[in-house]
Context: one part of a larger RNA
RNA sequence: GGACGAACGCUGGCGGCGUGCUUAAUGAAUGCGAGUCGAACGUGAACCAGUUGCGUGCUUGCACAAGACUGGGGAAAGUGGCGAACGGGUGAGUAACACGUGGGUAACCUGCCCUGUAGACGAGCAUAACAGUUGGAAACGACUGCUAAUUCUCGAUGGUCUGUGACAACGCCGGUUGUCAUAGUAAAGGUUAAUUCCGCUACAGGAUGGGCCCGCGGUCCAUUAGCUUGUUGGUGAGGUAACGGCUCACCAAGGCGACGAUGGAUAGCCGGUCUGAGAGGAUGAUCGGCCACACUGGGACUGAGACAUGGUCCAGACUCCUCCGGGGGUUAGCAUCAGGGAAUCUUGCACAAUGGACGAAAGUCUGAUGCAGCGACGCCGCGUGAGGGAUGAAGGUCUGCGGAUCGUGAACCUCUGUAAGCAGGGACGAAUGCCCGGCUCGGUCGGGAGUGACGGUACCUGCAAAGUAAGCUCCGGCUAACUACGUGCCAGCAGCCGCGGUAAUACGUAGGGAGCCAGCGUUGUCC
Numbered sequence: 001g002g003a004c005g006a007a008c009g010c011u012g013g014c015g016g017c018g019u020g021c022u023u024a025a026u027g028a029a030u031g032c033g034a035g036u037c038g039a040a041c042g043u044g045a046a047c048c049a050g051u052u053g054c055g056u057g058c059u060u061g062c063a064c065a066a067g068a069c070u071g072g073g074g075a076a077a078g079u080g081g082c083g084a085a086c087g088g089g090u091g092a093g094u095a096a097c098a099c100g101u102g103g104g105u106a107a108c109c110u111g112c113c114c115u116g117u118a119g120a121c122g123a124g125c126a127u128a129a130c131a132g133u134u135g136g137a138a139a140c141g142a143c144u145g146c147u148a149a150u151u152c153u154c155g156a157u158g159g160u161c162u163g164u165g166a167c168a169a170c171g172c173c174g175g176u177u178g179u180c181a182u183a184g185u186a187a188a189g190g191u192u193a194a195u196u197c198c199g200c201u202a203c204a205g206g207a208u209g210g211g212c213c214c215g216c217g218g219u220c221c222a223u224u225a226g227c228u229u230g231u232u233g234g235u236g237a238g239g240u241a242a243c244g245g246c247u248c249a250c251c252a253a254g255g256c257g258a259c260g261a262u263g264g265a266u267a268g269c270c271g272g273u274c275u276g277a278g279a280g281g282a283u284g285a286u287c288g289g290c291c292a293c294a295c296u297g298g299g300a301c302u303g304a305g306a307c308a309u310g311g312u313c314c315a316g317a318c319u320c321c322u323c324c325g326g327g328g329g330u331u332a333g334c335a336u337c338a339g340g341g342a343a344u345c346u347u348g349c350a351c352a353a354u355g356g357a358c359g360a361a362a363g364u365c366u367g368a369u370g371c372a373g374c375g376a377c378g379c380c381g382c383g384u385g386a387g388g389g390a391u392g393a394a395g396g397u398c399u400g401c402g403g404a405u406c407g408u409g410a411a412c413c414u415c416u417g418u419a420a421g422c423a424g425g426g427a428c429g430a431a432u433g434c435c436c437g438g439c440u441c442g443g444u445c446g447g448g449a450g451u452g453a454c455g456g457u458a459c460c461u462g463c464a465a466a467g468u469a470a471g472c473u474c475c476g477g478c479u480a481a482c483u484a485c486g487u488g489c490c491a492g493c494a495g496c497c498g499c500g501g502u503a504a505u506a507c508g509u510a511g512g513g514a515g516c517c518a519g520c521g522u523u524g525u526c527c
Stems, first nucleotide, its partner, number of pairs: 001527004006523005013382006019375002021340001026338003030335003035082003040079002043076001047072006055064004089293003099217007108210002113206007121155004130145006161184010189198002219265003226256003231253008268290004272283004295316005317330005346372001348371003354368001355366004385415004395406004419468001421463005429454001434448006471516005476497003482511005492499002
């Protein structure tokens, strides 16, 4: 000098874009953060219409009407499907194939999506909801009975699928491809005006996403020198999507290490960021990729995918409810509170856009996201006026008492109108989607009615008015900028050298000056 997720002191006008618990991975009141589908299914409240009507009122043939039946309607819970493994947070752990980079997989998987081939025949048992009985304070159950499905089960058929056997060709030689035989193995419907559309089953291929393995690379300590028994290898078996001591039985005695094993300390890694001419050094906030974690420890289930933050089971800690028998919860999601700390924000608005889940769609949900709020925390831009104006006014300070200086500075004159203020107009972000029509009809073209949180915001125009908007640090040398008074080794200053003991340009105040400027200085850290 530069930089910062900064903090502190003094000061503070506006806007844009960013950014904001670095400490206690401490503890949490409250609300929200993952649902959706009635075009999979059985029920089905309110309500509406019609028929009938126990009854009531009387004006005696009209009103009002409990209830019953039929049709519509669809709240709500339930079965089923998909999603909940994404998105969002944090950095505790981890020195490791965790990450980066380059490869391998002849050792693997992949829901939804795309392409292709073939298929979807027949039958059955249940069960929730519901009804009844019943246990419990609650959480939540138990028993009996009924019922549906794209739930579940069985049979048929079946291929380039799976297992076994035989043969052939090829190969990167632990395999691939093809042919034959034998055994096994599949399905679900819904909807439409429509064989309209969405689904279902099997296989092959693709795409995407992952799993596993390997070479190389990136911290400190030798005041850590020896470490290891599933340890190292083999055979066989089990297990996995898959290789493998991954696990097990048996056998052998190996394996690692001064090219630093083992142990200890510290730490998420990278793209990047800061600095530097570079080499390098430091760092890993925001944004993006990967990894790990979800109160602590452990386990599996479901599923294409988890050993699953807002799932489940066990144990523990803490906390809450309790009728003392037993139950509920865990913000490292968004807000918010307490605590810790030098220190870090609103219990906001909206799904209008982008993206995601579900749905044929309309649409619903979305603290992702888009916005707004707070903070000079950072960067950038703008303003606090412009031109003229010497009687060099008054006043302050200094003085050698002549004057000098603040100083064109002010007053005064002439203007301008940014920002703030007031008034009027007022967006882009919006096109999908929906409806209608045409066509070469999974689509595309034309037309129509609409959809904005931000926001009556940005922006434009007008009005009035210099009116509402400047501070901070420093002035001995380094280092730009000097005098007076006070003080008298005191009070104090100080980054280093050093100032202060009676004329202090170094302390304090004033005048003047220098530097930066909505900031200025100090502290901390890095280069």
A computed fold for a 527-nucleotide part of an RNA from a metagenome, annotated as small-subunit ribosomal RNA, 5' domain.
Its mean pLDDT, the model's own confidence on a scale to 100, is 84.
It matches the Rfam family "Bacterial small subunit ribosomal RNA".